[in-house]
Notes
RNAcentral holds the sequence, with entries from MGnify. A computed fold for a 101-nucleotide RNA from Rossellomorea aquimaris, annotated as SAM riboswitch aptamer (S box leader).
RNA sequence: UUAUCAAGAGCGACCGAGGGAUCAGGCCCUAUGAAGUCCGGCAACCUCCAUUUAUGGAACGGUGCCAAUUCCUGCAGAAUGGAUUUCAUUCUGAAAGAUAA
Numbered sequence: 001u002u003a004u005c006a007a008g009a010g011c012g013a014c015c016g017a018g019g020g021a022u023c024a025g026g027c028c029c030u031a032u033g034a035a036g037u038c039c040g041g042c043a044a045c046c047u048c049c050a051u052u053u054a055u056g057g058a059a060c061g062g063u064g065c066c067a068a069u070u071c072c073u074g075c076a077g078a079a080u081g082g083a084u085u086u087c088a089u090u091c092u093g094a095a096a097g098a099u100a101a
Stems, first nucleotide, its partner, number of pairs: 001101005010039001012038003018029003023074004040066003045062002047058004070096001075093008
């Protein structure tokens, strides 16, 4: 820089207290076992095959991923409702972040 981020993935083993990226606010998960390691699995970006060149298929290899939309909000706009200068809900976009090339 570009693409994707609403789908998918264990009732396993070891271990033993935290975890959900960061800051803030929420809301959650967790001794019915967090994080981590191993095994297992999912997916298909790279890769490989076919071909009508854009689709279909494969999954040995390089990554990635396996609670909740990237758990939600934070910035801007719109709509609706309350209400009177702010509050709530929904939607869209941005920002930030993650992954791949």
Its mean pLDDT, the model's own confidence on a scale to 100, is 82.